The part of an RNA shown here (small-subunit ribosomal RNA, 3' major domain) has 478 nucleotides and comes from a metagenome. The coordinates come from a structure-prediction model, not an experiment, and the mean pLDDT is 84.
Context: one part of a larger RNA
C1' cells in the first nucleotide's frame, strides 16, 4: 500500500421489510445430469452453465455411428497432355460412383500449320483439406462485478524509502455531483450533457391518410371538393430550480407553492472507466505450436443427435363459478408480403381444397384482436372443471412424415381439489392478466424478440440477510 475481520462509523440497491403474483406438488413442453447405445456429435457448470451456442436436427443441416466408395482430392494456384462447353442413352448399384456408347462443334487471333481465353477429362508433384488438440500460446468478440462511482497522471510539497498528499475533512448529490475549507495547484479516463424514442405546442407539406363546412350518393370518404381536424414526417419551440416562500454558512443544496402537457435526471433506450475472474469462445472468424495426409481429408445411403429406471433447471396448461359453454356485439398497436400476401364466390363439420380479384403496398392482402360488454345455461361434483393418453378417420408441407412433423374431426377422458422444507420476480402504465405480429423457416414455437388492450396492492422503516461505495481500526496474510 492492499486484502481480510461472526471490528466500528456513514451511505446505497426489490437487499430486507410492506404487498401482489409465482416456482417447489400434477400432466405436458424444453434444456441438463445420469444411464443406455454401434452412435446417442461437440461446447457451456455457483451467482455469471442448464427454452444456453441452436433466429427452426425427418433428408440436408451434421461435426456422431454402420456400411459402400475415393486419393492432387468437394475447393484454390502453378506445370504437362487430350478434348469446346454441353446434351442423350446402356449395364451394375441404396446412392455416391463405376462402365459402355451416341451426339455436338461455338468465341478471339491466324502465315490456315496452329495459337489463345473459358470450361471438362487424364497425369506429376509442389500443395489442398481437417467442426483434429491446446481459449493455460493468442487476436477479435462476449459475460461478470456494475451504469457501481470510481481509476489515474503532471508539477509541487512531505518522507532515507516503500509511498503519502491531491482523492482526506464539513455539508450536499443519483454521481470524485456541486459548494466551503485545506500544501497543494491543475489535468485525463469515467459521471452528467451532447444521440434516439416517447409526452405538449407551432410551422411546412396533403397522397395512398383525414372529412368540419357545401353538393351528389349505389349510404361505403364512395364521388366532386376541402387543407380545418386526425394522422404521417421534416423543421422548430418547450424545463432552466427560471419565479415565489421557508430552511441552510450570504454557498452548494433541500422542503413547499405557482404557472405548465410535462418539475427538479419528466419516462424509456443506446452508451459499460482502470481493472477482476489464466471467466467463455481454436465449433463464427483469424492465428502460433502440435498432430492426420490411400486418412483425423472427401463423397454417398441408412441410422443417431428425438433412447429412458431416475434426478435437477426453465416454461406451458390446469386444479375451476372473479369460472366453463353457447349466441350476439365493441375497441388496438406494431409488423410482414412477388420463389410472396392472397380477397370474393363455391365445396368440406373441420384442418383445408378449388377459383385467382387486388397488391412491389399509409392504396391490396395477412386480419375476425382477445380479455371486455349484453343475454341464456351450468350449482359445487373429479363435474358441462381439466385436458394427458390411446383408438379410428383425415388435411397440409415436402423426393420422402416408419424411426421422427404440424394441424383437423369422431371417440377415449389420466393425474390434478392450490402444492413440505425451501425459493424467485416486481415500486406504475410497473406487477398481474388478455390477445396480435416478426425473425429463423418448404413444413414445424408453450422458446426468443417486439406490439398494444385491461390494469392493481404496498414501501413504517434500515435492527437483521445478500451485494456494493467511502472513512477508520486490528492483523502472525500478500
Nucleotide at each position: 500500500u492492499g486484502a481480510c475481520g461472526g471490528g466500528g462509523g456513514c451511505c446505497c440497491g426489490c437487499a430486507c421489510a410492506a404487498g401482489c403474483g409465482g416456482u417447489g406438488g400434477a400432466g405436458c413442453a424444453u434444456g441438463u445430469g445420469g444411464u443406455u447405445u454401434a452412435a446417442u456429435u461437440c461446447g457451456a457448470c455457483g451467482c455469471a452453465a442448464c427454452g444456453c451456442g441452436a433466429a427452426g436436427a425427418a433428408c440436408c443441416u451434421u461435426a456422431c455411428c454402420u456400411g459402400g466408395a475415393u486419393u492432387u482430392g468437394a475447393c484454390a494456384u502453378c506445370c504437362c497432355g487430350a478434348g469446346a462447353a454441353g446434351u442423350c442413352u446402356u449395364u451394375c448399384g441404396a446412392a455416391a460412383g463405376a462402365u459402355a456408347g451416341a451426339u455436338g462443334u461455338g468465341c478471339c487471333c491466324u502465315u490456315c500449320g496452329g495459337g489463345g481465353a473459358a470450361c471438362u477429362c487424364g497425369g506429376u508433384g509442389a500443395u489442398a483439406a481437417g467442426u483434429g488438440c491446446u481459449g493455460c500460446a493468442u487476436g477479435g468478440c462476449u459475460g461478470u462485478c456494475g451504469u457501481c462511482a470510481g481509476c489515474u497522471c503532471g508539477u509541487g510539497u512531505c518522507g532515507u524509502g516503500a509511498g503519502a498528499u491531491g482523492u482526506u475533512g464539513g455539508g450536499u448529490u443519483a454521481a470524485g455531483u456541486c459548494c466551503c475549507g485545506c500544501a497543494a495547484c491543475g489535468a485525463g479516463c469515467g459521471c452528467a450533457a451532447c444521440c434516439c424514442c416517447u409526452a405538449u405546442c407551432u410551422u411546412u407539406a396533403g397522397u395512398u391518410a383525414c372529412c368540419a363546412u357545401c353538393a351528389a350518393u349505389u349510404c361505403g370518404g364512395u364521388u366532386g371538393g376541402g387543407g380545418a381536424c386526425u394522422c404521417u414526417a421534416g423543421a422548430g419551440a418547450u424545463a432552466c430550480u427560471g419565479c415565489c416562500c421557508c430552511g441552510g454558512u450570504u454557498a452548494a443544496c433541500g422542503g413547499g407553492g405557482a404557472g405548465g402537457a410535462a418539475g427538479g435526471u419528466g419516462g424509456g433506450g443506446a452508451u459499460g472507466a482502470c481493472g477482476u475472474c489464466a471467466a467463455g469462445u481454436c465449433c463464427u472468424c483469424a492465428u502460433g505450436g502440435c498432430c492426420u495426409u490411400u486418412a483425423u481429408g472427401u463423397c454417398c445411403a441408412g441410422g443417431g443427435c428425438u433412447a429412458c429406471a431416475c434426478a435437477c433447471g426453465u416454461g406451458c396448461u390446469a386444479c375451476a363459478a372473479u369460472g366453463g359453454g353457447c349466441u350476439g356485439u365493441a375497441c388496438a398497436a406494431a409488423g410482414g408480403g412477388u420463389c410472396g400476401c392472397g380477397a370474393u364466390c363455391c365445396c368440406g363439420u373441420g384442418a383445408g381444397g378449388a377459383u385467382g380479384a387486388g397488391c412491389c403496398a399509409a392504396u391490396c392482402c395477412c386480419a375476425u384482436a382477445a380479455a371486455g360488454c349484453a343475454g341464456c345455461u351450468u350449482u359445487a361434483a373429479g363435474u358441462u372443471c381439466g385436458g394427458a393418453u390411446u383408438g379410428g378417420a383425415g388435411u397440409c408441407u415436402g423426393c420422402a412424415a416408419c424411426u421422427c412433423g404440424a394441424c383437423u374431426c369422431c371417440a377415449u377422458g389420466a393425474a390434478g381439489u392450490u402444492g413440505g422444507a425451501a425459493u424467485c420476480g416486481c415500486u406504475a402504465g410497473u406487477a398481474a392478466u388478455c390477445g396480435c405480429g416478426g425473425a429463423u423457416c418448404a413444413g414445424c414455437a408453450u422458446g426468443c424478440c417486439g406490439c398494444g388492450g385491461u390494469g392493481a396492492a404496498u414501501a413504517c422503516g434500515u435492527u437483521c440477510c445478500c451485494g456494493g461505495g467511502c472513512c477508520u481500526u486490528g492483523u502472525a496474510c500478500a